[in-house]
RNA sequence: UUUGACGCAUCGCCGAGUCGCGCGUAUGACGCGUGCGAACGGGGGACCCAGGUUAUUGGGGCUAAUCGCGAUGCUUGCGUAGGGCUACUCUUCGGCCCGAGCCCGUCAGCUAACCCCGUAGGCGUUGGAGAGGAGCCUC
Numbered sequence: 001u002u003u004g005a006c007g008c009a010u011c012g013c014c015g016a017g018u019c020g021c022g023c024g025u026a027u028g029a030c031g032c033g034u035g036c037g038a039a040c041g042g043g044g045g046a047c048c049c050a051g052g053u054u055a056u057u058g059g060g061g062c063u064a065a066u067c068g069c070g071a072u073g074c075u076u077g078c079g080u081a082g083g084g085c086u087a088c089u090c091u092u093c094g095g096c097c098c099g100a101g102c103c104c105g106u107c108a109g110c111u112a113a114c115c116c117c118g119u120a121g122g123c124g125u126u127g128g129a130g131a132g133g134a135g136c137c138u139c
Base pairs, nucleotide, nucleotide: 011124012123013122014121018038019037020036021035022034023033024032025031039119040118041117042116043115044114049109058107059104060103061102062101067079068078069077070076071075082098083097084096085095086094088132089131090130091129092128093127
């Protein structure tokens, strides 16, 4: 000097998965528990409308995560609907990725009132152009 790995802090990303107040507790600080409230997200649930259901060939929900064509002795390849990042925001051109999983339990179209549920988990990207904005410095 360069590269890689690990840890901590700050910052940032996916995602609904956050914020505030009180009480208790703990620390050098961060925090943790609990109660209340707000916010965000999801499901069920009338008339009307829609549909013509029902045959285990079950059906349905969350999610971007559907579907197709192969291969193969069982996990695997190539695509794809769709989705994310590219560090002020938006647009665009390139680039890099994801395209899983889980749940209900024979049952659910939409759906006002109403009812119910969740507030996790996992990570580490930064190229160009245009428009708009913000900050700093100088006069």